Annotation: Large-subunit ribosomal RNA, domain VI from a metagenome, 262 nucleotides, folded computationally. The RNAcentral record of the full RNA draws on SILVA. Its Rfam family is "Bacterial large subunit ribosomal RNA". Rfam links the family to the GO terms ribosome and structural constituent of ribosome. Its mean pLDDT, the model's own confidence on a scale to 100, is 86.

[in-house]
Context: one part of a larger RNA
RNA sequence: CGUUAGAGUAUUGAGAGGAGUCUCCCUUAGUACGAGAGGACCGGGGAGAAUACACCGCUGGUGUACCAGUUAUCGUGCCAACGGUACACGCUGGGUAGCCAAGUGUAGUGUGGAUAACUGCUGAAAGCAUCUAAGUAGGAAGCCCACCUCAAGAUGAGUACUCUCAUCUCUUUAAGAGAGUAAGAUCACGGCGAGAACAGCCGUUAUAUAGGCGUCAAGUGUAAGUGCAGUAAUGUAUUCAGCUGAGAUGUACUAACAGAUC
Numbered sequence: 001c002g003u004u005a006g007a008g009u010a011u012u013g014a015g016a017g018g019a020g021u022c023u024c025c026c027u028u029a030g031u032a033c034g035a036g037a038g039g040a041c042c043g044g045g046g047a048g049a050a051u052a053c054a055c056c057g058c059u060g061g062u063g064u065a066c067c068a069g070u071u072a073u074c075g076u077g078c079c080a081a082c083g084g085u086a087c088a089c090g091c092u093g094g095g096u097a098g099c100c101a102a103g104u105g106u107a108g109u110g111u112g113g114a115u116a117a118c119u120g121c122u123g124a125a126a127g128c129a130u131c132u133a134a135g136u137a138g139g140a141a142g143c144c145c146a147c148c149u150c151a152a153g154a155u156g157a158g159u160a161c162u163c164u165c166a167u168c169u170c171u172u173u174a175a176g177a178g179a180g181u182a183a184g185a186u187c188a189c190g191g192c193g194a195g196a197a198c199a200g201c202c203g204u205u206a207u208a209u210a211g212g213c214g215u216c217a218a219g220u221g222u223a224a225g226u227g228c229a230g231u232a233a234u235g236u237a238u239u240c241a242g243c244u245g246a247g248a249u250g251u252a253c254u255a256a257c258a259g260a261u262c
Base pairs, nucleotide, nucleotide: 001153005164006163007162008161009160010159011158015150016149017148018147021049022048023047024046025045026044027043033038051107052106053105054104055103059101060100061099062098066094067093068092069091070090071086072085073084074083075082076081110145112144113143118138119137120136121135167179168178169177170176184262185261186260187259188204189203190202191201192200209255210254211253212251213250214249215248216247218244219243220242225238226237227236228235229234
C1' cells in the first nucleotide's frame, strides 16, 4: 500500500515445511521344511541405538567477583582488619538463577486410499492358450491421507462474532479537498521467561512493571570485635555465624511522569 467504512477477537485451509529410521532378545517353535546339518514365513511381547522436540524436579557442567581458603608484592602511618596486581577471576575449594547434556520426558502410531515391478481370476481376438483387449483381485521403507508446524499478499486477498462512526468547513457537487473525533491503534514511559535492529508480550498510579527495602529459599561455611587457654603459631566461646548476582514473596520508598500522533 492492497484486501472497497474503520477496528478487535476467534477461525477455515489452497499451499509449504517437518517427521518417516534401525538393531537385538523372548515367544510362536527346535514347529513348517530338510536324510541330516541346519532352520523359517506370518503373528505376539520386550529391550535398546541413533535422531528430533521440550524441560531443569533428579545427576551433573558452566556460572569472570556469590562465599571461603591461600602465596608473593604494593598500599590504607603501624598491629589487626581490608583493598589493588599477579589471565580482561593470581591460584585453589564450592556454587543460586540462567544456559546446557552426560540428566529427564515425549515421538516415529495405521487391518487407511491409489499404485510400481510383480502375482492372479475370468476371458476372447486366434474353437487351443493367454493377468487384458471388455471386466476384476492383490501388491512397496516409495506416492496421497492420517501425525506436528506455518499459512488468506490464497491480489482467487475467505469465514464467524462483537465494537465504533457516518460531525464541521470549503467547493468546480465529484468515490472532491481540508479539519476534528469514535471504536481501536501507534509513539512515549517501566519492563520481560520476547529479543541483533525491528517484531512479540506485560504494565503505565483505578498500579506490584522495574529498582530499593523486609522476610524466606539457596550458596558459602562459623565473620569482625571482644573474652578465655597457650611463650607463640593457634584453639575455643559469643556463632550452624557473617556475607551474598540473577530466585520466591511482601511492601508504593524511587521511577512508569508529562504527553504526542493516526